[in-house]
RNA sequence: AAGGUGAGGCGCUCUGUCGGGGGCGGUUUUCCGCCUCAGGAAAGUCCGGGCAGCAUAGGGCGGCGCGCUGUGGAAAGCACAGAUGGGCGUAAGCUUAUGUUGCGCGUAACAGAAAACAACCGGCCCGCUCCGGCGGACCAAGGGUGAAAACGUGGGGUAAGAGCCCACGGGCAUAUAUGGCGACAUAUAUGCGGUACGCGCCCGUGCGCUGCAAGGCCAAAUAUACCGGCACAUAAGGGUUGCCCGCCCUUUGCCGGGGGGUAGGCUGCGUCAGAUAAAUGACAGAGGUUGUGUCCUCCGGGACACUUCACGGAACCCGGCUUACAGCCUCACCUUUUGC
Numbered sequence: 001a002a003g004g005u006g007a008g009g010c011g012c013u014c015u016g017u018c019g020g021g022g023g024c025g026g027u028u029u030u031c032c033g034c035c036u037c038a039g040g041a042a043a044g045u046c047c048g049g050g051c052a053g054c055a056u057a058g059g060g061c062g063g064c065g066c067g068c069u070g071u072g073g074a075a076a077g078c079a080c081a082g083a084u085g086g087g088c089g090u091a092a093g094c095u096u097a098u099g100u101u102g103c104g105c106g107u108a109a110c111a112g113a114a115a116a117c118a119a120c121c122g123g124c125c126c127g128c129u130c131c132g133g134c135g136g137a138c139c140a141a142g143g144g145u146g147a148a149a150a151c152g153u154g155g156g157g158u159a160a161g162a163g164c165c166c167a168c169g170g171g172c173a174u175a176u177a178u179g180g181c182g183a184c185a186u187a188u189a190u191g192c193g194g195u196a197c198g199c200g201c202c203c204g205u206g207c208g209c210u211g212c213a214a215g216g217c218c219a220a221a222u223a224u225a226c227c228g229g230c231a232c233a234u235a236a237g238g239g240u241u242g243c244c245c246g247c248c249c250u251u252u253g254c255c256g257g258g259g260g261g262u263a264g265g266c267u268g269c270g271u272c273a274g275a276u277a278a279a280u281g282a283c284a285g286a287g288g289u290u291g292u293g294u295c296c297u298c299c300g301g302g303a304c305a306c307u308u309c310a311c312g313g314a315a316c317c318c319g320g321c322u323u324a325c326a327g328c329c330u331c332a333c334c335u336u337u338u339g340c
Base pairs, nucleotide, nucleotide: 001336002335003334004333005332006331007330008329009328010327012287013286014285015284016283017282018281020037021036022035023034024033025032026031039311043322044321046320047319048318049317050316051211052210053209054208063207064206065205066204067203068082069081070080071079072078083098084097085096086095087094088093099202104201105200106197107196108195120143121142122139123138125136126135127134128133151169152168153167154166155165156164171192172191173190174189175188176187177186178185179184215267216266217265218264224259226257227256228255229254230253231252235251236250237249238248239247240246288309291306292305293304294303295302296301
């Protein structure tokens, strides 16, 4: 110098004019003055909480998540640091997985003899033979199938073979020692060999449901439960004794009272942005930033023209996660080349 990795930050500025939301003050019809007015993600609404209503003795079943270790944190599917295995990169580094599986259950498509009680081809032994084979017994090394085939290499052994035995290597488990808070690592000893998976069952752990359109308060018009008064016909029905009269109630209209619900309003609602379909802007000028072109240069750079300035827009609040983002800055580190 070029390219890259990780972490963090900024994300246009100023002035003028006009306009808007909220608050305060003056006038109080209009109007005038002052103060204040989006973000790192305000977004998605994915996770955790506050708050609110409903449900709820306690527990279980079911359902839905989560799952290595330590620390932080109210908590989280969060953050930071770390452990072990796999993958990518020359590297800095990135990425992914993680309860259990010597003990349960389940699954292992197709192909294949067999996917864990294997034997198709094959090897070997015995018997028979019409020499083509047939029958019986043993084996699991080699071939073949498959994503995966019963530890690897060498030797011994055997009729042929095989962890059948041995050496070395590898894997797993247990014990001990050392290091570490721990996951774990290293070493030694002993034992084991029937694989893989973990999204079903199982083990541990968390979760009651619904979301501010939650919820609380006030409450019109119209209709009306219920209550009181008046009017009307003494018309109908009912009650009171067997019948009649009488008395009482109801049916109709008007007036008054009256509860619940609706429209609507207030609140919830902020720590001076704030709310109600919802303001936080527009224009002009100056400056800055990005890219390109032309010209000048004392090679440091400068001038001019055009161009660029993103993602996006609070709506109850807080902690996270995820996603979007023009351009710029800072720090640490890696690789290549050149110079000292």